THF (Tetrahydrofolate) riboswitch aptamer from a pig gut metagenome, 105 nucleotides, folded computationally. Model confidence (mean pLDDT): 76 of 100. The sequence is in RNAcentral, with records from MGnify. It matches the Rfam family "THF (Tetrahydrofolate) riboswitch aptamer". From the family's description: Tetrahydrofolate (THF) riboswitch was first reported for Ames et al. as an RNA motif in 5' untranslated (5'-UTR)regions of folate transport and biosynthesis genes in Firmicutes genomes. Rfam links the family to the GO term tetrahydrofolate metabolic process.
[in-house]
RNA sequence: GCAGAGUAGGUUUGUGCGCGUCAAGUGUCGGCUGGACGGGGAGUUGUCAGCCGGACGAAAAGAAAUGACGGAGUUUCUUGCGAUGCACAGGUCGCAUCCCGCUGC
Numbered sequence: 001g002c003a004g005a006g007u008a009g010g011u012u013u014g015u016g017c018g019c020g021u022c023a024a025g026u027g028u029c030g031g032c033u034g035g036a037c038g039g040g041g042a043g044u045u046g047u048c049a050g051c052c053g054g055a056c057g058a059a060a061a062g063a064a065a066u067g068a069c070g071g072a073g074u075u076u077c078u079u080g081c082g083a084u085g086c087a088c089a090g091g092u093c094g095c096a097u098c099c100c101g102c103u104g105c
Base pairs, nucleotide, nucleotide: 001105002104003103004102009093010092011091012090013089014088015087016086017085018084019082020081021080028054029053030052031051032050033049034048035047039100040099041098042097060079061078062077063076064075065074066073
């Protein structure tokens, strides 16, 4: 000098167990605080989390039990639905960037 490896994490699919469907959650915008970012150092206008606030916004259906004159109501189950939560497995992307290091030549 050339080539290459590896992390946290992101994303996605599947499975399982939940939550909501009486609308919380998710997504989105702003503010504040904090965290993480290959082996070492630095580290963003990127990223993640928590809190506060704003705007937007959703899919239910069936069965049984109870009740009962009938119905309403309540409970449970099933099938759906939700940018739904967590766990596990697989796929995929992957140090913003800078300096040094590691492996091969």